[in-house]
Record summary: The RNA shown here (transfer RNA) has 77 nucleotides and comes from a Candidatus Heimdallarchaeota archaeon. RNAcentral records the identical sequence in 4 taxa. Its Rfam family is "tRNA". By type it is a transfer RNA. Rfam's curators write: Transfer RNA (tRNA) molecules are approximately 80 nucleotides in length. Lineage of the source: Archaea > Promethearchaeati > Candidatus Heimdallarchaeota. The RNAcentral record of the sequence draws on ENA. The prediction has a mean pLDDT of 82.

RNA sequence: GGGGACUUGGCUCAGUCCGGUAGAGUGGUUGGCUCCAGACCAAUUGGUCGGGUGUUCAAAUCACCCAGUCCCCACCA
Numbered sequence: 001g002g003g004g005a006c007u008u009g010g011c012u013c014a015g016u017c018c019g020g021u022a023g024a025g026u027g028g029u030u031g032g033c034u035c036c037a038g039a040c041c042a043a044u045u046g047g048u049c050g051g052g053u054g055u056u057c058a059a060a061u062c063a064c065c066c067a068g069u070c071c072c073c074a075c076c077a
Stems, first nucleotide, its partner, number of pairs: 001073007010026004020057001027045006050066005
């Protein structure tokens, strides 16, 4: 330099193909249970969907630009 995959709550991921207004597990908090804790049960909490611009009535999802992580190829000494 060329090509590809990925980026979504604190963590691990789904949702993207086919646009319809964001979920799961785990975690945190509170309560129950317990002598206490764990486990278990219940309630509750948390995300400008990597950043920006555009298209659209409507964007996590489509287009473009940028950034980051990883992989393959090429190149260099």